The RNA shown here (small-subunit ribosomal RNA) has 1506 nucleotides and comes from Coccoidesmus tetrasporum. Lineage of the source: Eukaryota > core chlorophytes > Chlorophyceae > Scenedesmaceae > Coccoidesmus. Its Rfam family is "Bacterial small subunit ribosomal RNA". Its family is annotated with structural constituent of ribosome and ribosome in the Gene Ontology. RNAcentral holds the sequence, with entries from ENA and SILVA.
RNA sequence: AUGGAGAGUUUGAUCCUGGCUCAGGACGAACGCUGGCGGUAUGCCUAACACAUGCAAGUCGUACGAGAUUCUCUUUUUUUUAAAAAGAGAAUUGCAGUGGCGGACGGGUGAGUAACGCGUAAGAACUUACCUUUUGGUGGGGGAUAACAGCGGGAAACUGCUGCUAAUACCCCAUAAUGCUGAGGAGCUAAAAGUGAAAACUGCCAAGAGAGAGGCUUGCGUCUGAUUAGCUAGUUGGUGGGGGUAAUGGCCUCCCAAGGCGACGAUCAGUAGCUGGUCUGAGAGGAUGAUCAGCCACACUGGGACUGAGACACGGCCCAGACUCCUACGGGAGGCAGCAGUGGGGAAUUUUCCACAAUGGGCGGAAGCCUGAUGGAGCAAUACCGCGUGAGGGAUGAAGGAUCGUGGUUCGUAAACCUCUUUUCUUAAGGAAGAAUAAAUGACGGUACUUAAGGAAUAAGCACCGGCUAACUCUGUGCCAGCAGCCGCGGUAAUACAGGGGGUGCAAGCGUUGUCCGGAAUGAUUGGGCGUAAAGCAUCUGUAGGUGGUUUCUAAAGUCAACUGUCAAAUCCCAGAGCUCAACUUUGGACAGGCAGUUGAGGACUUAGAGACUCGAGUACGGUAGGGGUAGAGGGAAUUCCUAGUGGAGCGGUGAAAUGCACAGAGAUUAGGAAGAACACCAGUGGCGAAAGCGCUCUACUGGGCCGUAACUGACACUGAGAGAUGAAAGUUGGGGGAGCGAAAAGGAUUAGAUACCCUUGUAGUCCCAACCGUAAACGAUGGAUACUAAAUGCUGUCAAAAACAGUGUUGUAGCUAACGCGUUAAGUAUCCCGCCUGGGGAGUAUGCUCGCAAGAGUGAAACUCAAAGGAAUUGACGGGGACCCGCACAAGCGGUGGAUUAUGCGGUUUAAUUCGAUGAUACACGAAGAACCUUACCAGGGAUUGACAUGCCAGGAACUUUCGAGAGAUUGAUUGGUGCCUCUCUGCAAAGCAGAGAGGAGCCUGGACACAGGUGGUGCAUGGCUGUCGUCAGCUCGUGCUGUGAAGUGUUAAGUUAAGUCUUGUAACGAGCGCAACCCUUGUCUUUAGUUAAAGCCUUUCUGGAACUCUAAAGAGACUGCCGGUGUAAACCGGAGGAAGGAGAGGAUGACGUCAAGUCAGCAUGCCCCUUACAUCCUGGGCUACACGCGUAAUACAAUGGCUAAGACAAUAGGAAGCGAACCCGUGAGGGGAAGCGAAUCUAGCAAACUUAGCCCCAGUUCAGAUUGCAGGCUGCAACUCGCCUGCAUGAAGCCGGAAUCGCUAGUAAUCGCCGGUCAGCUAUACGGCGGUGAAUACGUUCUCGGGUCUUGUACACACCGCCCGUCACAUGCUGGAAGUCGAUCUGUCCCGAAGACAGGACGUUAACCCAUUUGGGAGGCUAAUGUCAACGGUUGGGUUGAUGACUAAUAUGAAGUCGUAACAAGGUAUCCGUACUGGAAGGUGUGGAUGGAGAACCUCUUUA
Repeated sequence: AUGGAGAGUUUGAUCCUGGCUCAGGACGAACGCUGGCGGUAUGCCUAACACAUGCAAGUCGUACGAGAUUCUCUUUUUUUUAAAAAGAGAAUUGCAGUGGCGGACGGGUGAGUAACGCGUAAGAACUUACCUUUUGGUGGGGGAUAACAGCGGGAAACUGCUGCUAAUACCCCAUAAUGCUGAGGAGCUAAAAGUGAAAACUGCCAAGAGAGAGGCUUGCGUCUGAUUAGCUAGUUGGUGGGGGUAAUGGCCUCCCAAGGCGACGAUCAGUAGCUGGUCUGAGAGGAUGAUCAGCCACACUGGGACUGAGACACGGCCCAGACUCCUACGGGAGGCAGCAGUGGGGAAUUUUCCACAAUGGGCGGAAGCCUGAUGGAGCAAUACCGCGUGAGGGAUGAAGGAUCGUGGUUCGUAAACCUCUUUUCUUAAGGAAGAAUAAAUGACGGUACUUAAGGAAUAAGCACCGGCUAACUCUGUGCCAGCAGCCGCGGUAAUACAGGGGGUGCAAGCGUUGUCCGGAAUGAUUGGGCGUAAAGCAUCUGUAGGUGGUUUCUAAAGUCAACUGUCAAAUCCCAGAGCUCAACUUUGGACAGGCAGUUGAGGACUUAGAGACUCGAGUACGGUAGGGGUAGAGGGAAUUCCUAGUGGAGCGGUGAAAUGCACAGAGAUUAGGAAGAACACCAGUGGCGAAAGCGCUCUACUGGGCCGUAACUGACACUGAGAGAUGAAAGUUGGGGGAGCGAAAAGGAUUAGAUACCCUUGUAGUCCCAACCGUAAACGAUGGAUACUAAAUGCUGUCAAAAACAGUGUUGUAGCUAACGCGUUAAGUAUCCCGCCUGGGGAGUAUGCUCGCAAGAGUGAAACUCAAAGGAAUUGACGGGGACCCGCACAAGCGGUGGAUUAUGCGGUUUAAUUCGAUGAUACACGAAGAACCUUACCAGGGAUUGACAUGCCAGGAACUUUCGAGAGAUUGAUUGGUGCCUCUCUGCAAAGCAGAGAGGAGCCUGGACACAGGUGGUGCAUGGCUGUCGUCAGCUCGUGCUGUGAAGUGUUAAGUUAAGUCUUGUAACGAGCGCAACCCUUGUCUUUAGUUAAAGCCUUUCUGGAACUCUAAAGAGACUGCCGGUGUAAACCGGAGGAAGGAGAGGAUGACGUCAAGUCAGCAUGCCCCUUACAUCCUGGGCUACACGCGUAAUACAAUGGCUAAGACAAUAGGAAGCGAACCCGUGAGGGGAAGCGAAUCUAGCAAACUUAGCCCCAGUUCAGAUUGCAGGCUGCAACUCGCCUGCAUGAAGCCGGAAUCGCUAGUAAUCGCCGGUCAGCUAUACGGCGGUGAAUACGUUCUCGGGUCUUGUACACACCGCCCGUCACAUGCUGGAAGUCGAUCUGUCCCGAAGACAGGACGUUAACCCAUUUGGGAGGCUAAUGUCAACGGUUGGGUUGAUGACUAAUAUGAAGUCGUAACAAGGUAUCCGUACUGGAAGGUGUGGAUGGAGAACCUCUUUA
């Protein structure tokens, strides 16, 4: 010493900047749901709005008179005991009145007030009733007056006249200092008594002191706005004159002077009672000023005085005004911001209670009276604190709910049930303290508290459960309903909506809303920033201010220390105490800090005064570089124009053109002349200047710098709010000038358009003089000054050189930075001064003001809106960026498509239906390897409903089968044959068996009921599986290490090389994985082995056998840059040899991480949803084959390299039993008959065709081409009409090589020729999959197109360019500005009116006390009318500030799918941006100057490494 926590949200991800939001605490709170008790507090924050009713300030009879009652006494009258009357005295009471004290306290409220109002600390020119204390005094007189009585007025309130009376009411005289005045002589000033039997007590007067209280003055502190900069006339001062006050003072007045305040914020405007304190915070601070306490102000609004010790007076007075009430209409009354209470306002705030018992106050000698102050109770979960709603046991883990994988799990020991307790509750009994006493006196209150009895009895809710933030599931809903503090959730599987179950948190409360502080270091003193995120003035000079070198002396203002006073109490804190604890109450103590004073320390530092110094600064002298400035003079090149000559057809311009110029002679060329503007080369991160800026040469004038010398001054310095000066380009005014260029404008192009880019012209302007403007990306996006902190190197100046100094660049250490980067020219380390920033948009806009001729500049908001906007860097993707590389990608070639006809698929259209899917590449001869029925999913009609199909149950029947009928068929009605298989029991027999009877079972069929079947219905964007594509492209990653705050990087980049991330070298990397390659298959050569059905020559030969070749099919061999030469570090490449094959021999299979929500729910599987006499199922017929048209893919052609006829030659793959089918016969043929062989190296389909030979055709719509159509036939099949194929004869269309465009192919390939197979009854196959035959051309090469890979670069993209995004217009909504005006509020100037009152004033008034007189008078003094000054309310008129509203109008913001374009981001397709001017529907365009915050290329300079 007790004290400091963060999170969410910008991004694909990261770091930073930066805002928004949340978690905490608090409240005089309100609202929603809920609610058991007690204690202690608190309770109109809004209308200082209006108030009914009651109460809140009275008291004293010991100041006074009258009155009333009782008693006593005396006197008088009456005939009397007695009664009456009068008087006196005593006691009690006392409404009203005179008089005294108190109503200036207590209580309320916060309107006003930005002020000596408040806080704090001081001060001098004052007053003070009651109280305390001191000294002295209290003598003698007088005249009135209220009450009362009488007479009046008035509705009332109230009031007039006459008469009587008292005092502690009033007056006079006396006395008088210690008081007052005055320099002094001297003068002036007072009083009241009452009570008591008395003692005595209480009073009164004068003067002083004290205490407490009050008035006044001053220093300091005390909100916001400069879009309020000047304010002030009693204003500032006066030792002047006067007045006034308790007192100072322009407080008031006369006169004199002209001052006073203000950037240290006057004046003005807005807001506000101030403080102790309260809330929050680690603190510094921030916010606040309820309750309690101190001060102030106010009392219906405004003004005013009176009384008094004290007021300009909450429950007093006068006047004016508004409002309310009474009234007889003449006139009067009132003031809850006292306590209760009412209405109103409002989200919102209590009882018309009890008592003076306590504490305190007023009066009184006292008793006592009064006291809505106060003490208490009531109401309110309004707050804080405390207690309770039970405790222990209890598993079949009950029922029920929820869930579920159907097993279970959970609510849950929770309940039930058993045992126990009684805080609380109910009832009863007792019963305080607070009371100060000798006694009496308690509203609260029969309250607190204690005891007894009773019985778990009377007592739990609220919010939340996506993250932040503790707590999860089911159902419903389906971008709807809704939620939301921020991010966000909801479009059929929602932990985010609503409900249920469960859980979490707090708890008689819990949430929501509002406000304040915190978090927020987002206003930063503690404790922030300004190169690029917001932020350095365009630059300089300089005023105030701030800061300031070395040294000596003095002072001691700052500084430091101690002490004193004070900062009220309460509060906070510490230690105790009292209520059972706590809240609460209470006792004691105390820190820090502020202000003031006193004393002191030390001379360190700052400061002040005086002096000294020379390093800062300046001067002088000697040199020196320079596009520094101003003015004048001169010069040549080029351009344009003019004149003349030569010459003769185009020139000019562009991507290409055109407008334009030109035979009236252009352009070109030669000569001469004129004009204006700008000054090539030198020229350079070279020079100068404060910046803007400055460039031909010379001259004149002139500013500054640098180096050197160290002569002079001696801190003279730095910065710099205001202020002043300068300030590119554009622009403005006036006058000149005008060659070129060139906004605007015109024309030509381009284009969908083209108000642009390009072209031809061209006006302002650009130039000069004079004057404005005052802005730029005015940039190093970096204010100035000083000091310190590694180096290396280039250039300029000084210099003989070196070094040093002054500048200007580059690299770079430490350090800094979010990073990029900066780095002695700092963005490092420090000090001083100035300027500026505080989320984005709205907006540098509106408004006000200043400046300007204008354009406009400067200063400069708010409403509203968003949760981001932004900086740097990273990974990707993209670029009409770059480099390198590859690919039938282009090029070089060959052949096609696009034109024709046909086939086929798709779109569209049509239809009852034309089933569905596939749609750039990556759909379209695709699913479909084969739609006449079937298929079939579609349509029409006809049926049936446990179903065509599966499992389970019951009943019956063997299954099965023949024939006939109805019907389009499904279906249905009859009918024939049949009685099976297995097991068991019984009987019989010749007994492992057979026959008969019975029972049961399996399979099948029929019928029935229910679970269910079924679905080519939806969702490929819920899925599995499979597939396409990039792409057979060479890539995609990981571990460890290292680098970076991090995302990430490195590895994987670089140099080579390769088909290849293939390999090598280098290397902070070292290794590894999936891919590549290889392993597999086919093929090419050889060897060995084997071989029938293959082969076929020879020998033998009837068959047969033998060993070879071809072939077949098994195993091997072979190729590895192995060898040679060259190049190279190597990898490897080039060439060669040998070899069947050479550098991967050729081909195939094989498809990394991933992309396209790619395709498929109709192959299959499958979640969810949907249908269930139908979206399931059966049948017949139809449709999928339609046909104006468009597209794709193919076939056949257009012919002579051909067609036709005849003859002839050579394959391979592959198929065959519901099959292939030979020979032979018939038919022109398709085909038919026939039947051998063959489950295949044996038989068969099966003759291959192009080709060769010979002949004809002779360039034509043909002897090309074959569509279409007619007739006649064949085959398959229940069935060829819709809708099959084939054959023969006849017919003989378009088409003569195909526009723009576009496809395939690099060798046994293209091209061309035929053959086979699957599916299949048949076939629309010209398709698809294979097979062999014949067999080319070309590749210079990588500029271009497309696609891909690597590296790099830019980016505002990340759903990733099919991206992002700008502006006008249109619509809706919100806020705001302007606006002819209109209606207020407030402040202020002028003038008018002038109440009450104060002061002055004076007379047609009036007057007891004193004086003179005495007659009736006079005087002093008093009262009062008129009058004057000041003066509130009110009125008139002018101005300032401000608010509301306003036709219309302008801008702005927001809003899933509006219109027009495409300005920006990539070189964004014309680089962008800044200032300015013009211009255009709009973004925008153009001119002029500037910036790089521009890509790319080249060069220069500098640097690093070697």